RNA sequence: GCCUCCAUAGCUCAGUGGUUAGAGCACCAGUCUAGUAAACUGGGGGUCGAGAGUUCGAUUCUCUCUGGAGGCA
Numbered sequence: 001g002c003c004u005c006c007a008u009a010g011c012u013c014a015g016u017g018g019u020u021a022g023a024g025c026a027c028c029a030g031u032c033u034a035g036u037a038a039a040c041u042g043g044g045g046g047u048c049g050a051g052a053g054u055u056c057g058a059u060u061c062u063c064u065c066u067g068g069a070g071g072c073a
Base pairs, nucleotide, nucleotide: 001072002071003070004069005068006067007066010025011024012023013022018056027043028042029041030040031039049065050064051063052062053061
């Protein structure tokens, strides 16, 4: 330098044009306990990496950029 893939909650990931963006773990509160843990119940937390385009509508499709991983030379 070229090619491919990835970027969504604190972490690991799902979702892949529309209905409200979700799960597990973590965190907070409550129940329980003499107390802690576990278990159960509830709750908070997201401009879906950035910018533009297509579309009635974009987390999802296209382009550029940024960051990361891998391959070729």

About this RNA:
The prediction has a mean pLDDT of 82. The RNA shown here (transfer RNA) has 73 nucleotides and comes from Thrips palmi. The same sequence occurs in records of 4 taxa. It matches the Rfam family "tRNA". Gene Ontology term of the family: triplet codon-amino acid adaptor activity. RNAcentral holds the sequence, with entries from Ensembl Metazoa and Rfam. Lineage of the source: Eukaryota > Insecta > Dicondylia > Thripoidea > Thrips.